[in-house]
């Protein structure tokens, strides 16, 4: 000199799966029973893969291993919002082969 490579920040975008089922208090509506709405707490089944993890395949590497957005779901989620979210962009800083 470097950006179409690395890193880190910001700003947008960013998907799946339960309106589950029982018991248990709590709030509210309703003159009141019946009943209805909201949230918690425990169990249970049922799913869901784009944080993390684990396993492998092509393939790298040949000693062992390494390896995906595939497969498995330990954990996380699946009761709106909210939360996290691989990955895309764009913008900034910082950095390196190599010329």
């Nucleotide at each position: 000199u470097a950006a179409u490579g690395g890193u880190u920040u910001g700003u947008g975008g960013g998907a799946g799966a339960g309106u589950g089922u029982g018991c248990g208090g709590g709030g509210c509506c309703g003159g009141a029973c019946g009943g209805g709405c909201c949230g918690c707490g425990c169990a249970c089944c049922g799913c869901c893969g784009a944080c993390g993890g684990a396993g492998c395949a092509a393939c790298c590497c040949c000693c062992a291993g390494g390896a995906a957005a595939c497969u498995c779901u330990c954990a996380g989620g699946c009761u709106u919002c909210a939360g996290g979210g691989a990955c895309c962009a764009c913008a900034a800083a910082c950095u390196c082969a190599g010329g």
Molecule: Glycine riboswitch aptamer
Organism: Roseococcus pinisoli